[in-house]
RNA sequence: CUCUCAUCGAGACCGGCUGAGGGAAAAGGCCCUUUGACGCCGGGGCAACCGCCAGGCUUAACCCGCCCGGAAAGGUGCCAACUCCUGCGCGAUGGCCUCUUGGCCGGCGACAGAUGAGCG
Numbered sequence: 001c002u003c004u005c006a007u008c009g010a011g012a013c014c015g016g017c018u019g020a021g022g023g024a025a026a027a028g029g030c031c032c033u034u035u036g037a038c039g040c041c042g043g044g045g046c047a048a049c050c051g052c053c054a055g056g057c058u059u060a061a062c063c064c065g066c067c068c069g070g071a072a073a074g075g076u077g078c079c080a081a082c083u084c085c086u087g088c089g090c091g092a093u094g095g096c097c098u099c100u101u102g103g104c105c106g107g108c109g110a111c112a113g114a115u116g117a118g119c120g
Base pairs, nucleotide, nucleotide: 001120003118004117005116006115007114008113013043014042015041016040017039021032022031023030027086028085029084044079045078046077049075050074052070053069055067056066057065083112088109089108090107093106094105095104096103097102
């Protein structure tokens, strides 16, 4: 880095350094930010993907796998806003407006992305 699978409306902040932009991606919106953002470092915390522990299913019995629960000392991750929102598509969906082959607000899905696990 490709691919596969799972999850993505919950949760969790202080200090130091730095100094002007930042919120992945064209564009738009909205927001954060010299009352110091973003980033880096230290500490703290959140969560429970892997790993760990216990039980169940499966098995002749194990292993593997699946399900349920626990803990948080290990490996990651995360700690503004739904992945900040829109974007592309749909009517097998709902509501509102309307002069309509329309508009608006929702809904669903795709794409993209993030994180983990696995394969190469």
Model confidence (mean pLDDT): 79 of 100. A computed fold for a 120-nucleotide RNA from an uncultured Pseudomonadota bacterium, annotated as SAM riboswitch aptamer (S box leader).